[in-house]
Molecule: transfer RNA
Organism: Alphaproteobacteria bacterium
RNA sequence: GCUCUUCUAGCUCAGAGGUUAGAGCAUUGGUCUUAUGAGCCAAGGGUCCACAGUUCGAAUCUGUGGUGGAGCA
Numbered sequence: 001g002c003u004c005u006u007c008u009a010g011c012u013c014a015g016a017g018g019u020u021a022g023a024g025c026a027u028u029g030g031u032c033u034u035a036u037g038a039g040c041c042a043a044g045g046g047u048c049c050a051c052a053g054u055u056c057g058a059a060u061c062u063g064u065g066g067u068g069g070a071g072c073a
Stems, first nucleotide, its partner, number of pairs: 001072005007066001010025004018056001027043005049065005
């Protein structure tokens, strides 16, 4: 330098163009316990990497850029 690939909650990840963007863990509150933990109940937390484009509609498709990874030279 070229090609492929990753990016969604604090962390690990789902989400194949449409109904409110979700799960587990973590955090906070409650319950339980002599107390801690575990269990149970509930809550908060996201401009879906950025900017454009396509579309009635984009986390999802396309382009460019960025970040991490792999391959070729």